[in-house]
Context: one part of a larger RNA
RNA sequence: CUGGGUGUAAAGGGCGCGUAGGCGGGUGUGCAAGUUAGAUGUGAAAACCUGGAGCUCAACUCCAGACUGGCAUCUAAAACUGUACAUCUUGAGUGUCAGAGGGGAAAGUGGAAUUCCUAGUGGAGCGGUAAAAUGCGUAGAGAUUAGGAGGAACAUCGGUGGCGAAGGCGACUUUCUGGCUGACAACUGACGCUGAGGCGCGAAAGCGUGGGGAGCGAACAGAAGUAGAUACCCUGGUAGUCCACGCCGUAAACGCUGAUUAUUAGGUGUAGGGGGUAUCGACUCCCUCUGUGCCGCAGUUAACGCAAUAAGUAAUCCACCUGGGGAGUACGGCCGCAAGGUUAAAACUC
Numbered sequence: 001c002u003g004g005g006u007g008u009a010a011a012g013g014g015c016g017c018g019u020a021g022g023c024g025g026g027u028g029u030g031c032a033a034g035u036u037a038g039a040u041g042u043g044a045a046a047a048c049c050u051g052g053a054g055c056u057c058a059a060c061u062c063c064a065g066a067c068u069g070g071c072a073u074c075u076a077a078a079a080c081u082g083u084a085c086a087u088c089u090u091g092a093g094u095g096u097c098a099g100a101g102g103g104g105a106a107a108g109u110g111g112a113a114u115u116c117c118u119a120g121u122g123g124a125g126c127g128g129u130a131a132a133a134u135g136c137g138u139a140g141a142g143a144u145u146a147g148g149a150g151g152a153a154c155a156u157c158g159g160u161g162g163c164g165a166a167g168g169c170g171a172c173u174u175u176c177u178g179g180c181u182g183a184c185a186a187c188u189g190a191c192g193c194u195g196a197g198g199c200g201c202g203a204a205a206g207c208g209u210g211g212g213g214a215g216c217g218a219a220c221a222g223a224a225g226u227a228g229a230u231a232c233c234c235u236g237g238u239a240g241u242c243c244a245c246g247c248c249g250u251a252a253a254c255g256c257u258g259a260u261u262a263u264u265a266g267g268u269g270u271a272g273g274g275g276g277u278a279u280c281g282a283c284u285c286c287c288u289c290u291g292u293g294c295c296g297c298a299g300u301u302a303a304c305g306c307a308a309u310a311a312g313u314a315a316u317c318c319a320c321c322u323g324g325g326g327a328g329u330a331c332g333g334c335c336g337c338a339a340g341g342u343u344a345a346a347a348c349u350c
Stems, first nucleotide, its partner, number of pairs: 003322004007304002012318001014201004021194003025088007033081002035077008049065006091191001092188003095184005103177007110154001115149007125136002162169002206247006215241002220236003258317006266295011299306002323350003332343004
């Protein structure tokens, strides 16, 4: 390389948009590039292979045949691929009418709680732990009442419930805005799928500038505990956590399961629609679409398990793997303010 693979053994890119490329629905007609058939030419000789012959045999030599991935030209066929034209509607999209939603951005508003400040009451403890101590408190703490300040997060509802491509999203109101689902079948007429590069988004931590800072809290200080204790527990506490703008670009970025399409028993929850039945009406019952769970047959799997949300059966495209360590490291390139990221070996060793 081929082959075989990628839930857990090595292996699915963190996620999207999309370029090139690859692949692509039904019908008709033409062309003939691929394809198929035939013919001609060429494919040197020697060698190899088959048959035969000559040296007494053999090696060796000679003769004939076969062979030579193929290539070129001509003729023919038109099923398939391709291509040109025409056409269709089921894929895809548009439209109309409904619907659900913590999808996103900005502005504003609210209540509970913590902390702090002021004032009143009050008077000896509070706090903390396994037990303590550090700490706070007669300069009046803790408790309690009233008022005020400020920041952050939104209890109950809340749910293997919803939305989003993923990261993620949860008080309320308004504005702007993306996507999704159902019904209808009016319109376009294959406009599709995937997607190397590329571009964008991307938790937390971290970085830059400027704000903010209630609680929590790396570092740090003290108290304890211990043989020691650079920890676990306690008292404090700085960065940070929050906001604006700009970087970083990584995670057990996980369903450890790439995207799309078709197809293959059922049962039962739940969320959002639609149709029918029923009824005065609301329930009820049946069917159906989309999502999200559980159980389970066939099948599959090394097993566990998966099982219409497949890890079954098939197809297309992309990514990735190829014994362990060395190593996701060195060197070089690219990116970054830095931290570092990304691409990515070898010697050696088992």
The part of an RNA shown here (small-subunit ribosomal RNA, central domain) has 350 nucleotides and comes from an uncultured bacterium. Its mean pLDDT, the model's own confidence on a scale to 100, is 88. The RNAcentral record of the full RNA draws on Greengenes. Its Rfam family is "Bacterial small subunit ribosomal RNA".